[in-house]
Predicted 3D model of a 72-nucleotide RNA (transfer RNA) from Trichoglossum hirsutum. The RNAcentral record of the sequence draws on Rfam. Rfam family: tRNA. Its family is annotated with triplet codon-amino acid adaptor activity in the Gene Ontology. The family's RNA type in Rfam is transfer RNA. The source organism's lineage runs through Eukaryota, Fungi, saccharomyceta, Geoglossaceae and Trichoglossum. Its mean pLDDT, the model's own confidence on a scale to 100, is 83.
């Protein structure tokens, strides 16, 4: 250059057309001599960007950006 994978919370990752979630990390509160552990609640998203198709896109289509892998 060409091909292929990835891109959702701060952080690892789910989520194959119909309400965007878990886990750990933040935050409160319980437990208690105190801390740590535990336990319960909770905050935290323009779903990498433009556009298409759809009644309806994180999901499908296009190009474009970024990262790894692969050929040359």
């Nucleotide at each position: 250059u060409g091909c292929g994978a990835a891109g959702u919370a701060g952080c690892u990752c789910a989520g194959u057309g119909g309400u965007a979630g878990a886990g750990c990390a933040g935050g409160a509160a319980g437990c208690u001599g105190u801390u740590a552990a535990c336990u319960u609640c909770u905050u935290g998203g323009u779903c990498g960007c433009u556009g298409g198709u759809u009644c309806g896109a994180g999901u499908c289509c296009a190009g474009c950006c970024u990262u790894c892998g692969c050929a040359g």